A computed fold for a 135-nucleotide RNA from Fundidesulfovibrio agrisoli, annotated as c-di-AMP riboswitch aptamer (ydaO/yuaA leader). The source organism's lineage runs through Bacteria, Pseudomonadati, Thermodesulfobacteriota, Desulfovibrionia and Fundidesulfovibrio. The coordinates come from a structure-prediction model, not an experiment, and the mean pLDDT is 81.
RNA sequence: GCGAAUCAAUCGCCGAGUUCCGCAAAAGCGGAAGCGGGGGACCCAAAAUCCCGGGGCGUAUCGCCGCAAGGCGUAGGGCAACUUCCUCGGCCCGAGCCCGUCAGCUAACCUCGCAGGCGUCGAGGGGGAGAACCU
Numbered sequence: 001g002c003g004a005a006u007c008a009a010u011c012g013c014c015g016a017g018u019u020c021c022g023c024a025a026a027a028g029c030g031g032a033a034g035c036g037g038g039g040g041a042c043c044c045a046a047a048a049u050c051c052c053g054g055g056g057c058g059u060a061u062c063g064c065c066g067c068a069a070g071g072c073g074u075a076g077g078g079c080a081a082c083u084u085c086c087u088c089g090g091c092c093c094g095a096g097c098c099c100g101u102c103a104g105c106u107a108a109c110c111u112c113g114c115a116g117g118c119g120u121c122g123a124g125g126g127g128g129a130g131a132a133c134c135u
Stems, first nucleotide, its partner, number of pairs: 001133001011119004018033006034114006044104001053102001054099004062073004076093004082130007089121001
């Protein structure tokens, strides 16, 4: 300086939810690593009484309306093509589940999970910093 264009399913995206090894026809089982949660001292924090049980995973919470089903908003999450940040407009989601009267933080220690959903603004518009590459 450039950082652009095009292609991509034997490729990619969201998410902790992956990789490897052994057994198995497969489903699956077991192990290791990695990643992500929960429990759990001192110190610290908190602190009376009454009512209301309380807590955890997850972006998924709260408000209003409704007899209910549900509706309208909303904190928040997602919308990839080398990475990342900011910004403008638009779209989608804004679920579900668990513990069982018990959990602040938390070294040691204990314990659980590695699912699921997709092909994404007719590769949205603008800007910043970089990687690679070239000189």